RNAcentral holds the sequence, with entries from ENA. The RNA shown here (Bacterial RNase P class A) has 382 nucleotides and comes from a Bacteroidales bacterium. The gene name in the source record is rnpB. Its mean pLDDT, the model's own confidence on a scale to 100, is 78.
RNA sequence: AAGGCAGGUUGUCCUGUCGCGUUCUGCCGGGUGCAGGAUGAGGAAAGUCCGGACAACAAAGAGCAGCAUACUUCCUAACGGGAAGCCGGCUGGCCUGAGGGCUGGCCGAGAGACAGUGCCGCAGAAAACAACCGCCUAAGCCGGGUUAUCCCGGCCGGUAAGGGUGAAAACGUGGGGUAAGAGCCCACGGCUUGCCGGGGUGACCCGGCAGGCGGGUAAACCUUAUGCGUUGAAAGGCCAAAUAUACCGGGGCCUGAGGGUUGCUCGCCCGAUCCCGGAGGGUAGGCCGCUGGAAACUGCACGUGAGUGCCGUUCAAGAUUAAUGACAGGAAGCAUUUCUUUGUGAAUGCUACAGAAUCCGGCUUACAGACCUGCCUUUUUC
Numbered sequence: 001a002a003g004g005c006a007g008g009u010u011g012u013c014c015u016g017u018c019g020c021g022u023u024c025u026g027c028c029g030g031g032u033g034c035a036g037g038a039u040g041a042g043g044a045a046a047g048u049c050c051g052g053a054c055a056a057c058a059a060a061g062a063g064c065a066g067c068a069u070a071c072u073u074c075c076u077a078a079c080g081g082g083a084a085g086c087c088g089g090c091u092g093g094c095c096u097g098a099g100g101g102c103u104g105g106c107c108g109a110g111a112g113a114c115a116g117u118g119c120c121g122c123a124g125a126a127a128a129c130a131a132c133c134g135c136c137u138a139a140g141c142c143g144g145g146u147u148a149u150c151c152c153g154g155c156c157g158g159u160a161a162g163g164g165u166g167a168a169a170a171c172g173u174g175g176g177g178u179a180a181g182a183g184c185c186c187a188c189g190g191c192u193u194g195c196c197g198g199g200g201u202g203a204c205c206c207g208g209c210a211g212g213c214g215g216g217u218a219a220a221c222c223u224u225a226u227g228c229g230u231u232g233a234a235a236g237g238c239c240a241a242a243u244a245u246a247c248c249g250g251g252g253c254c255u256g257a258g259g260g261u262u263g264c265u266c267g268c269c270c271g272a273u274c275c276c277g278g279a280g281g282g283u284a285g286g287c288c289g290c291u292g293g294a295a296a297c298u299g300c301a302c303g304u305g306a307g308u309g310c311c312g313u314u315c316a317a318g319a320u321u322a323a324u325g326a327c328a329g330g331a332a333g334c335a336u337u338u339c340u341u342u343g344u345g346a347a348u349g350c351u352a353c354a355g356a357a358u359c360c361g362g363c364u365u366a367c368a369g370a371c372c373u374g375c376c377u378u379u380u381u382c
Stems, first nucleotide, its partner, number of pairs: 001378010012331007020040008028031001042353001046364002049362005054232004061266004066228005071085005086110001087108009111223002116221002118217003132163002134159003140155006171189006190213010236288004247278005258270004295314003299310004332351007339343001
């Protein structure tokens, strides 16, 4: 320098004409009127995944069920989010005689497999308490040979050292031992449990002693610990308008039908001008909630960091068939083509993803172009 991966920041501008929502002022014809002014989408407004604010449930209480989370400490209103670390895995660089040490990047649903159950494709004899090939016949039985000790064959067996299969085969290497073998024993090493000492808030790390070593799998059931009342702005409150308790059938009227309350059970509450079905009549508009808040930005202080505290400044959409747009011209950036006078030339194209609906904090996903950071690869130069 080029390319790739990951992360972060930003994410077009100006003018004119026409049009739309909200709001302020003025006018009179008092209407969702006219005129003028101000203002009018995002980093994700998206998915509606997680957490909260707010609101309702005549209680929100118990039990069961269910759901979620899962190394540690911290941040936070809260979180399943974030920060810093620990441990493990993968992959680079440097140092070292080696063992090993130091350091960078990326990834991890990272509690428990000594509670129980299940499962482990293909291959393989066997995937959990394993004899296919191989190795061994010391002991026991049978047969044969042999004077005898002994030899041969078979049965009963032994063996996880070797081969082979596999992602994984029953701690690794070496030695002893044995009929052959085996943690059976020993040395060194590895893993693991308990205790002790030291360091750290902690996860954990270092060292010592003693015991043990027959797999894996919990994004399988499960166990343990912790948390969760349910619903969701169509929440909920208010006003206006309109009324028919027509009529028919059934049930019920406190020994109670039915309803509300969280998935179920209980409990609790309401309940007779009632409930269910049929058949009809009327209304079907508006206001609040509704945007000033865990707010945004600058500065200072504290903190490794997420973040916290203080001072100051600012106020920034509120629709409900749902406004925030259309057209024209220009600028800027990028790409391609072309010219010869190599110019900040000309022409053409592109400028993404997307569109508030109660609000806030996150996560995830989408995204033309520009910029920044880290790592990796290749090439060149010193």